[in-house]
RNA sequence: AUCACAUUUCGGCAAACCAUUCGAAAGGGUGGGACGCAAAGCUUCCGGUCUGUCGGCACUGGGUUACCAAUGCCUAUGAUAGCGGGGUUGCCACU
Numbered sequence: 001a002u003c004a005c006a007u008u009u010c011g012g013c014a015a016a017c018c019a020u021u022c023g024a025a026a027g028g029g030u031g032g033g034a035c036g037c038a039a040a041g042c043u044u045c046c047g048g049u050c051u052g053u054c055g056g057c058a059c060u061g062g063g064u065u066a067c068c069a070a071u072g073c074c075u076a077u078g079a080u081a082g083c084g085g086g087g088u089u090g091c092c093a094c095u
Stems, first nucleotide, its partner, number of pairs: 012037002017032006035082001041088003045085003048080003055074004060069003
């Protein structure tokens, strides 16, 4: 490199939803439950996406002022590993 034949483990994880719980929220934990997944194991290093407590700006109303409240916009140090990429570990094998 070509041809032919043959084979496909034991198992694992767990979406939505429901119950409960933590959280401002996104979302997470636990139990039930399976949509799917050959890494749907782990890890925020890169990008994306989500939320916006705190903080900032604008504007409206109230107020003598200080300031208070509603709305809008911005904002990650929060989240998502089942959104990709990267890193890392693991299982299987007619080889």
Molecule: c-di-GMP-I riboswitch aptamer
Organism: Vibrio paucivorans